Model confidence (mean pLDDT): 81 of 100.
This is a predicted structure of a 72-nucleotide RNA (transfer RNA) from a Parcubacteria group bacterium.
Rfam family: tRNA. Rfam classes the family as a transfer RNA.
The sequence was found in a public genome assembly.
The organism belongs to Bacteria candidate phyla, within Bacteria.
RNA sequence: GGUCCCAUCGUCUAAUGGUUAGGACAGCGCGCUUUCAAUGCGUAAAUACGGGUCCGAUUCCCGUUGGGACCA
Numbered sequence: 001g002g003u004c005c006c007a008u009c010g011u012c013u014a015a016u017g018g019u020u021a022g023g024a025c026a027g028c029g030c031g032c033u034u035u036c037a038a039u040g041c042g043u044a045a046a047u048a049c050g051g052g053u054c055c056g057a058u059u060c061c062c063g064u065u066g067g068g069a070c071c072a
Stems, first nucleotide, its partner, number of pairs: 001071007010025004018055001027043005048064005
């Protein structure tokens, strides 16, 4: 340099173009307990960035950034 793949809460991971963007762990609050742990209930938190298509985009297209694989 070329081709291809990936990017979603703090972490891991779902979502067939119409979802309130869901779950687990972790965090916080409350309950239980003499207290802690365990456990139950609740709560906050995310679509890498910029454009495009579409009535509607996490999803499709283009570009940028970052990471990875292969080739040279």